[in-house]
Context: one part of a larger RNA
RNA sequence: GGAUAAACGCUGGCGGCGCACAUAAGACAUGCAAGUCGAACGAACUUAACCAUUAGUUUACUAUUGGAGCGGUUAGUGGCGGACUGGUGAGUAACACGUAAGCAACCUGCCUAUCAGAGGGGAACAACAGUUAGAAAUGACUGCUAAUACCGCAUAUGCCUUAGAAUCACAUGGUUAAAAGGGAAAGGAGUAAUCCGCUGAUAGAUGGGCUUGCGUCUGAUUAGCUAGUUGGUGGGGUAACGGCCUACCAAGGCGACGAUCAGUAGCCGAACUGAGAGGUUGAACGGCCACAUUGGGACUGAGAUACGGCCCAGACUCCUACGGGAGGCAGCAGUCGGGAAUAUUGCGCAAUGGAGGAAACUCUGACGCAGUGACGCCGCGUGCAGGAAGAAGGUUUUCGGAUUGUAAACUGCUUUAGACAGGGAAGAACAAAGACAGUACCUGUAGAAUAAGCUCCGGCUAACUACGUGCCAGCAGCCGCGGUAAUACGUAGGGAGCGAGCGUUAUCC
Numbered sequence: 001g002g003a004u005a006a007a008c009g010c011u012g013g014c015g016g017c018g019c020a021c022a023u024a025a026g027a028c029a030u031g032c033a034a035g036u037c038g039a040a041c042g043a044a045c046u047u048a049a050c051c052a053u054u055a056g057u058u059u060a061c062u063a064u065u066g067g068a069g070c071g072g073u074u075a076g077u078g079g080c081g082g083a084c085u086g087g088u089g090a091g092u093a094a095c096a097c098g099u100a101a102g103c104a105a106c107c108u109g110c111c112u113a114u115c116a117g118a119g120g121g122g123a124a125c126a127a128c129a130g131u132u133a134g135a136a137a138u139g140a141c142u143g144c145u146a147a148u149a150c151c152g153c154a155u156a157u158g159c160c161u162u163a164g165a166a167u168c169a170c171a172u173g174g175u176u177a178a179a180a181g182g183g184a185a186a187g188g189a190g191u192a193a194u195c196c197g198c199u200g201a202u203a204g205a206u207g208g209g210c211u212u213g214c215g216u217c218u219g220a221u222u223a224g225c226u227a228g229u230u231g232g233u234g235g236g237g238u239a240a241c242g243g244c245c246u247a248c249c250a251a252g253g254c255g256a257c258g259a260u261c262a263g264u265a266g267c268c269g270a271a272c273u274g275a276g277a278g279g280u281u282g283a284a285c286g287g288c289c290a291c292a293u294u295g296g297g298a299c300u301g302a303g304a305u306a307c308g309g310c311c312c313a314g315a316c317u318c319c320u321a322c323g324g325g326a327g328g329c330a331g332c333a334g335u336c337g338g339g340a341a342u343a344u345u346g347c348g349c350a351a352u353g354g355a356g357g358a359a360a361c362u363c364u365g366a367c368g369c370a371g372u373g374a375c376g377c378c379g380c381g382u383g384c385a386g387g388a389a390g391a392a393g394g395u396u397u398u399c400g401g402a403u404u405g406u407a408a409a410c411u412g413c414u415u416u417a418g419a420c421a422g423g424g425a426a427g428a429a430c431a432a433a434g435a436c437a438g439u440a441c442c443u444g445u446a447g448a449a450u451a452a453g454c455u456c457c458g459g460c461u462a463a464c465u466a467c468g469u470g471c472c473a474g475c476a477g478c479c480g481c482g483g484u485a486a487u488a489c490g491u492a493g494g495g496a497g498c499g500a501g502c503g504u505u506a507u508c509c
Base pairs, nucleotide, nucleotide: 001509002508003507004506006505007504008503009502010501013380014379015378016377017376018375019373020372021338026336027335028334030333031332032331035080036079037078040077041076043074044073045072046071050067051066052065054063055062056061087291088290089289097215098214099213100212101211102210103209106208107207111204112203113202114201115200116199117198119153121151122150128143129142130141131140132139133138159182160181161180162179165176166175167174168173187196188195189194217263218262219261224254225253226252229251230250231249232248233247234246235245236244266288267287268286269285270281271280272279273278293314294313295312296311297310316327317326318325319324344370346369347368348367352366353364354363355362356361383413384412385411386410393404394403395402396401417450419445420444421443422442423441427436453498454497455496456495457494458479459478460477464493465492466491467490468489474481475480
């Protein structure tokens, strides 16, 4: 000098774009953050027009009851989604990450393309009704019922398994044609055409899983470490290879090219700095990983060992009729606490994106916006021109003056920002639909009006005098200054630098 997720002191006009709990991965009141589909299903409630019935009757109308029914709502069964999005960095020195390869050892819902198919049956369980336990949370028993829920049977081009054949080869193998055995399916909407779904298989795309080479902090005042440990065989398990697990056998495996142990740490694209080499950092944005009160476990599922799912144990908080129950903000706001220190319990789904749905649409604290904060970067303003009696006042003085200083007063001009009034967007591809917002912007009106501070002045380092103080009070980044004329302390005048900021502290280069 540059930089910062900064803080503190003094000061503070406006706008744009960014950023904002680094500490207690401490504890959390309250609200919201993941639902959706009635075009899968039964049922319940409600209901326009219509028909019939009864009453008042005045032709018409009003009211009652019943039927059928366009539509609407939804507790339950069922489907898809709650594995995405969002948060945090505790753990992790590791195939976690980065990079380059491999899988003849693998999986992949929704999506795309192609081939083939959907025949015929059955038994339940919710809801509901009844009985009943409990303070509650939540159940228990009996009975009824539907489905794209569940279960057999038939069919099988292809698919899977078995042991052989031929052929090819990159070790385990690949391909081809036969044999034996095995296994599918669901309907809904529509007058219909058709559309949306369903089943088997192949290929793709996307997303993942596994393996390997190389790279990835400090300490030797850590030198030996290891028993499923290293390898083999059989078996099990997995989507898949594998001590992944298990029985037996062998005695191996790692290590001064630093094993093991200890400490520290999420990694990277990048960011800061530097001429570069390098050094430092990993906030924001993007990719990957890990975690979700602590520890353990599996279930469901294409995918989780699942933040707003389940079970068990621990700590904590809450309810209780003391028998038993409920909870998890490292989602968005917000509270307490900690701290030098970090924001609103806001508006909207209008846009972009996501989930569900045939769609209308619903949900979306993702996101888009607004609010707070000079926290950062950038831009603008606080007037412009003239004006010497060089006014007054201040400071100083050798008492002549010098300086503040064209500075002010005064004269003329302008109106950015701001104020008031009028108009008023783009962002919305498609009839309607804009949170932001009566915002940005445009036009008009009045008037210099509403807007400057901070640090420093001994040298480094731009900028000096007076008074006070008297090794005191104090200053200080280094050298150092102060003991009676201090350009170094304090105040004043003057000056220098930067400027809505200026200085200090902390950290990096």

This is a predicted structure of a 509-nucleotide part of an RNA (small-subunit ribosomal RNA, 5' domain) from an uncultured bacterium. Rfam family: Bacterial small subunit ribosomal RNA. Gene Ontology terms of the family: structural constituent of ribosome and ribosome. The prediction has a mean pLDDT of 82.